A computed fold for a 458-nucleotide part of an RNA from an uncultured bacterium, annotated as small-subunit ribosomal RNA, 3' major domain. RNAcentral holds the full RNA, with entries from ENA and SILVA. Model confidence (mean pLDDT): 85 of 100. Its Rfam family is "Bacterial small subunit ribosomal RNA".
Context: one part of a larger RNA
RNA sequence: UGACGGGGGCCCGCACAAGCAGCGGAGCGUGUGGUUUAAUUCGAGGCUACACGAAGAACCUUACCUGGGUUUGACAUGCAGGUGGUAGGGACCUGAAAGGGAACCGACCGCAAGGAGCCUGCACAGGUGCUGCAUGGCUGUCGUCAGCUCGUGCCGUGAGGUGUUAGGUUAAGUCCUGUAACGAGCGCAACCCCCGGGUCCAGUUACACGUUGUCUGGACCGACUGCCCGUGACAAGCGGGAGGAAGGUGGGGAUGACGUCAAGUCAGCAUGGCCUUUAUGUCCAGGGCUACACACACGCUACAAUGGCCGGUACAAUGGGUCGCCAAGCCGCAAGGCGGAGCCAAUCCAGACAAAGCCGGUCACAGUUCGGAUUGUGGGCUGCAACCCGCCCACAUGAAGUCGGAGUUGCUAGUAACCGCAGGUCAGCCAUACUGCGGUGAAUACGUUCCCGGGCCU
Numbered sequence: 001u002g003a004c005g006g007g008g009g010c011c012c013g014c015a016c017a018a019g020c021a022g023c024g025g026a027g028c029g030u031g032u033g034g035u036u037u038a039a040u041u042c043g044a045g046g047c048u049a050c051a052c053g054a055a056g057a058a059c060c061u062u063a064c065c066u067g068g069g070u071u072u073g074a075c076a077u078g079c080a081g082g083u084g085g086u087a088g089g090g091a092c093c094u095g096a097a098a099g100g101g102a103a104c105c106g107a108c109c110g111c112a113a114g115g116a117g118c119c120u121g122c123a124c125a126g127g128u129g130c131u132g133c134a135u136g137g138c139u140g141u142c143g144u145c146a147g148c149u150c151g152u153g154c155c156g157u158g159a160g161g162u163g164u165u166a167g168g169u170u171a172a173g174u175c176c177u178g179u180a181a182c183g184a185g186c187g188c189a190a191c192c193c194c195c196g197g198g199u200c201c202a203g204u205u206a207c208a209c210g211u212u213g214u215c216u217g218g219a220c221c222g223a224c225u226g227c228c229c230g231u232g233a234c235a236a237g238c239g240g241g242a243g244g245a246a247g248g249u250g251g252g253g254a255u256g257a258c259g260u261c262a263a264g265u266c267a268g269c270a271u272g273g274c275c276u277u278u279a280u281g282u283c284c285a286g287g288g289c290u291a292c293a294c295a296c297a298c299g300c301u302a303c304a305a306u307g308g309c310c311g312g313u314a315c316a317a318u319g320g321g322u323c324g325c326c327a328a329g330c331c332g333c334a335a336g337g338c339g340g341a342g343c344c345a346a347u348c349c350a351g352a353c354a355a356a357g358c359c360g361g362u363c364a365c366a367g368u369u370c371g372g373a374u375u376g377u378g379g380g381c382u383g384c385a386a387c388c389c390g391c392c393c394a395c396a397u398g399a400a401g402u403c404g405g406a407g408u409u410g411c412u413a414g415u416a417a418c419c420g421c422a423g424g425u426c427a428g429c430c431a432u433a434c435u436g437c438g439g440u441g442a443a444u445a446c447g448u449u450c451c452c453g454g455g456c457c458u
Base pairs, nucleotide, nucleotide: 007458008457009456010455011454012453013452015448016447019411020410021409022408023407026301027300028299029298030297031296032295033294034292035291042053043052064287065286066285067284068283069282070281073124077123078122079121080120081119082118083117088105089104092101093100094099108115109114126276127275129274130273131272135270136269137265138264139263140261142259147186148185149184150183151182152181153162154161155160166177167176168175192253193252194251195250197221198220199219200218201217202216203215207210224247227241228240229239230238231237303404307363308362309361310360311359312358313357320349321348324343325342329338330337331336370401375396376395377394378393379392380391381390417440418439419438420437421436422435423434
């Protein structure tokens, strides 16, 4: 000077408390440990690993294993030599393929020499091999916490202090006052984007067909403690009120100071060093990453009557579409098939886009008309190919489960909870994940003693 304290003072945060919904028990999905395995590729490991890298593992991916090939190589550059039926194509043979062999066809630039290509050789390529404790870059975390520093001056022998402390105040080192300090920088705030009110302008493809304005998208206005009262130190500010669509940071986003964890990543990429070079490179087939006594993590679906089922009926927003989205009509119980109109899309399509909701009926507390696991059979779709190992439909089957121990998570408002919709990845999909979108829409906060994390002074 810091850090720490079951030291003190002050103060914050869904930190506790007050509430609501869960998790922990069941079945299933996914990740991880462990075990197993020829291999179950690798990484991530308290908070800050465990639906994480992975926004798509049947082949591919793929890094792993087994087996079969190959050796200037799947890919780059340079040098030397060679090559005319050359490069390229290729029936056929062999083979699981890769690869090997091979009749036949057969080029380009250049008058030529030659070039390109190809072959051989040499340099070299290659490596998801090791080291994140050699690194760059990027990222997580403390933490959107209010802090971290500097110049000059002053103080101290010095390390260093002061400033940055104090009295108030704030979400804030925010501002005011005081002050051996006076200023300044990085942070805070504001400037940026979205939502909420208004005015004007413009408007296709929107619809009420009008110079209309639901809407679309642009410019501008609007909020500043500006006004009033109280309070305060005549300050900063705080409490209340008016007006207003909105009030004291209006709500949300983007934005992450100096630094910490030798935090994470050599497997995104880059890169030093080391290692490898007929293999730790590379090609291929098949298998594996999908194993299963078990343990944990994140979820989904339930255990029912605020419900299940049946019929009728209403209201969204985001977003996507030409190797695509796919209408009408027809076939099929359905998945789906046929079909082909329209649309490069405010135009057409999914789509009259939803579901919870509302109206009516039924079930009467039961392992049930709850619940849907599991399994059988038949079928559909994608794809070269669904055995290992895909999704969907129909019929049949109907398991555990009657609200969950210790413990533990999220959330303070259009939030939680409940409800569906869309998208990326993607041939298809193991998505119940993730990222968004709208619909319905609460309860509670006395308070700061206690748990956790943090800030300032001592």